Predicted 3D model of a 105-nucleotide RNA (SAM riboswitch aptamer (S box leader)) from Neobacillus niacini. Its mean pLDDT, the model's own confidence on a scale to 100, is 85.
[in-house]
């Protein structure tokens, strides 16, 4: 990197460096000199996979760990249908793109 499954409307920041960008991609819209994105230190979440141990056992909790996360639903759409509507747009169902996990080549 590729493929296969599951999950994405819940959770959960200070502090220091540095100094203009970020929010995956396009468009919308938002975050940011009251300090962005990046890294460092502590703290914290609790998703998926291990798991001492515990209740007593078709199971259920779970210290601790691998991983991975702490602005906004994955920020909203994007493709293809449904349904409202005069239109613009709205709700909805699928799907595709992405991120995580575990599992495989």
């Nucleotide at each position: 990197u590729u493929c296969u499954u599951a999950u994405c409307c819940a959770g959960a920041g200070a502090g220091g460096u540095u100094g203009a960008g970020g929010g995956a991609c396009u468009g919308g819209c938002c975050c940011u000199a009251u300090g962005a994105c990046a890294c460092c230190u502590c703290g914290g979440c609790a998703g998926c996979g291990g798991a001492a141990u515990c209740c007593u056992u078709c199971g259920g909790a779970g210290a601790c760990u691998g991983u991975g996360c702490c602005a906004a639903a994955u920020c909203c759409a994007g493709c293809a249908g449904g349904c409202a509507u005069a239109a613009a747009u709205g709700c909805u169902u699928g799907g595709g793109a992405g991120a995580u996990a575990a599992g495989a080549a």
Notes
Of the family's consensus pairs, 94% are formed in the model. The organism belongs to Neobacillus, within Bacteria. Rfam family: SAM riboswitch aptamer (S box leader). Its family is annotated with regulation of gene expression in the Gene Ontology.